[in-house]
RNA sequence: AUUAGAUAAAGACAACCCUUUCCAAAAAGUUGGGCGCAAAGCUUCAGGUCUAAAGUUCUAAACGAUGAUAGCUAAGCUGCCUAA
Numbered sequence: 001a002u003u004a005g006a007u008a009a010a011g012a013c014a015a016c017c018c019u020u021u022c023c024a025a026a027a028a029g030u031u032g033g034g035c036g037c038a039a040a041g042c043u044u045c046a047g048g049u050c051u052a053a054a055g056u057u058c059u060a061a062a063c064g065a066u067g068a069u070a071g072c073u074a075a076g077c078u079g080c081c082u083a084a
Base pairs, nucleotide, nucleotide: 002084003083004082005081013036016033017032020029021028035071041077042076043075046073047072048069049068050067055063056062
């Protein structure tokens, strides 16, 4: 440096529920536990999914991301240890 994630070791994060905040909503922050995760570290300009405010409208339970999801997939960047 490349590949791999079996074996350890040291750590990190935190599903879902709870506390509380925020919000049009989805969601997100905070708090306690700990589902799990070798990138469950960071990035939404790609796809999927969720919500549907403003607005549009054939007035329909419709359309509508510029909102959300990185623990949906993909892509890019960075990274611990061990083995080959």